Record summary
This is a predicted structure of a 102-nucleotide RNA (SAM riboswitch aptamer (S box leader)) from Halolactibacillus alkaliphilus. The sequence was found by an Rfam model in a public genome assembly. The coordinates come from a structure-prediction model, not an experiment, and the mean pLDDT is 79. It matches the Rfam family "SAM riboswitch aptamer (S box leader)". Gene Ontology term of the family: regulation of gene expression.
RNA sequence: UUUUUAUCAUGAGUGAACGAGAGAUCUGGCUCUUUGACUUCACGGCAACCUACAUUGGUAAGGUGCCCCGACCAGCAAAGCGAUGGCUUUGAAUGAUGAAUG
Numbered sequence: 001u002u003u004u005u006a007u008c009a010u011g012a013g014u015g016a017a018c019g020a021g022a023g024a025u026c027u028g029g030c031u032c033u034u035u036g037a038c039u040u041c042a043c044g045g046c047a048a049c050c051u052a053c054a055u056u057g058g059u060a061a062g063g064u065g066c067c068c069c070g071a072c073c074a075g076c077a078a079a080g081c082g083a084u085g086g087c088u089u090u091g092a093a094u095g096a097u098g099a100a101u102g
Stems, first nucleotide, its partner, number of pairs: 001102001003100006013043005021032003026075004044067003049063002052059002071094001076091006
């Protein structure tokens, strides 16, 4: 990196370094951020995909992952409500993570 598949409203932060943007991409909104965000490192934690042990559903040593806001929200389609502002639900698309695969 290709393809397939499962999940994506639960949960879990302190310190140090750096120094200006960040929340995947585009647009619009919203939010975080010099009281130091984002990122990196250390330590800590969450969770239970794989795995291991147990054997009826739990435990967490190991491989990942994750620790502002639902994947921050909307965009595309359908249905319902509403009455011109829109709202709700479902699905799709895109993306993220795990497992498998060429």